[in-house]
Molecule: c-di-AMP riboswitch aptamer (ydaO/yuaA leader)
Organism: Nodosilinea sp. LEGE 07298
């Protein structure tokens, strides 16, 4: 030094939301080397929309739609606003249904949280070829039991 083989540590979460590479820029430095919580520009992974045939739907102000887990019922719940009233609009309190998250990963079984927010504009069922868009923000998060399986240290 190189391969194995057992033990034992250890590995941040949620979201598609990561990474390479080029050129500016700054920063040591004098020869390169760092920085992306600087910047654009491309590519690749990963999400998303549109968009034939064929299938399916015929149900269009009671407008429809789309991203997202963030939808339904119980209901015409309860308060305000508006109105002769109803529709409509805000806010709020439960109960269940059903989804989604909880520290490598799978399955299981408790438990503990969450069901926000946006967006198209009159229009889009699926949907090959082809077209277009995103790659953001936010956080501290439990356990048991079985299998699986990489790195990286001792």
């Nucleotide at each position: 030094a190189u391969a194995g083989a057992u033990a034992c540590g250890c590995u941040g979460c949620c979201u598609a939301a990561u990474u390479c590479a080029g050129c500016a820029c700054c920063u040591g430095c004098u020869a390169c080397a760092g920085g992306u919580c600087u910047g654009c520009u491309g590519g690749a992974g990963c999400g998303g929309a549109g968009g034939a045939a064929c299938c399916a739907c015929u149900u269009u102000u009671u407008g429809g739609g789309g991203c997202u887990u963030a939808u339904c019922u119980c209901a015409g719940g309860g308060c305000g606003a508006a109105u002769c009233a109803c529709a409509u609009c805000g806010c709020u309190a439960g109960a269940g249904a059903a989804g989604g998250g909880g520290a490598u990963c799978u399955c299981u079984c408790a438990c503990c949280c969450c069901u926000c927010g946006c967006c198209c504009g009159u229009c889009a069922g699926c949907u090959a070829a082809c077209u277009c868009c995103g790659u953001c923000g936010g956080c501290c998060u439990u356990g048991g039991g079985a299998g699986a399986g990489a790195a990286c240290g001792u």